RNA sequence: ACUUGUGAGAACUAGGGUUCCGGUUGUCGGGCAGAAACACGACAGCGUCUGGUCCGAGAGUUCUCGGUCUUGUCGACGACAAGGCUCCACGGAGGGAUAAAAGCCCGGGAGGA
Numbered sequence: 001a002c003u004u005g006u007g008a009g010a011a012c013u014a015g016g017g018u019u020c021c022g023g024u025u026g027u028c029g030g031g032c033a034g035a036a037a038c039a040c041g042a043c044a045g046c047g048u049c050u051g052g053u054c055c056g057a058g059a060g061u062u063c064u065c066g067g068u069c070u071u072g073u074c075g076a077c078g079a080c081a082a083g084g085c086u087c088c089a090c091g092g093a094g095g096g097a098u099a100a101a102a103g104c105c106c107g108g109g110a111g112g113a
Stems, first nucleotide, its partner, number of pairs: 007065006015055002020052002022049001023046007066086009088108001090111001094106003
């Protein structure tokens, strides 16, 4: 200096906002004459509403698969079984998607050590 490998998925959590549900506030509505309260329905607002749905980690957890090596078995190419390893990792601003935001994506980026 060059080449190859250093992997993938799922469940969950930290975290996230507000499409839906719920909650809450207000307004309006409903047979005979009328008022209030409650319940119900509709519309609008509120995530500085604990929540359910939802999103969700390269540097979080667990599991499964894959990879690689060792040993053993089977008549061999090979297959199967058991076991070891699968490391390290400080990190903006800004932008993007989604209803919206985020530790999501740009990104093991820029930068730093």

Overview: Guanidine-I riboswitch aptamer from Gallionella sp., 113 nucleotides, folded computationally.